[in-house]
Order: sequence, then C1' cells, then structure tokens
RNA sequence: AGCUGACUCGGCAGCUAUAAACAGCCAUUAAGCCGAGAGCGUUUGGCAGUCUGAAAUAAGGUUGCCAAGGUUGGA
Repeated sequence: AGCUGACUCGGCAGCUAUAAACAGCCAUUAAGCCGAGAGCGUUUGGCAGUCUGAAAUAAGGUUGCCAAGGUUGGA
C1' cells in the first nucleotide's frame, strides 16, 4: 500500500496476491467480529411456481414476490 471478516464510514483483527481464518474481549443466537446507518444473508407468515411423496386441502425441500422483524447478556 492492497485485500478479506455481507454493504458505507469508523473501530478491532488477519493476510500478501490469496480470500480465507482457530484472529477479531467472553459467552450466546438462525442472525454473519463491534458501533451508527442501511436492510444483503439468516428468521416467521402469506401468495405462486417446481421437486419429492400413495396422499386431495397431507407433509417436506427449493425458487420468486409481498409483509413483519433485524441475536442477547456481561466485561
């Protein structure tokens, strides 16, 4: 100097051409290291498609859209 820990800024930490991680105070949570913002992922419900299924209006997986919500406690 660059890159990474979802995005922006800052912090904390790691790595050196790679994009991961046992690191990032401790635990906890599905919720990703932290704060603010936003609302990507994750979560719940509804609608529709699709797959599995003996199964309709069973059930489950998966994709899209809409709505809600946006780990918690301590140091």
Overview:
A computed fold for a 75-nucleotide RNA, annotated as Pistol ribozyme. Its Rfam family is "Pistol ribozyme". Its family is annotated with catalytic activity in the Gene Ontology. The literature on the family includes a 2015 paper in Nat Chem Biol by Weinberg et al., "New classes of self-cleaving ribozymes revealed by comparative genomics analysis". Model confidence (mean pLDDT): 87 of 100. RNAcentral holds the sequence, with entries from ZWD.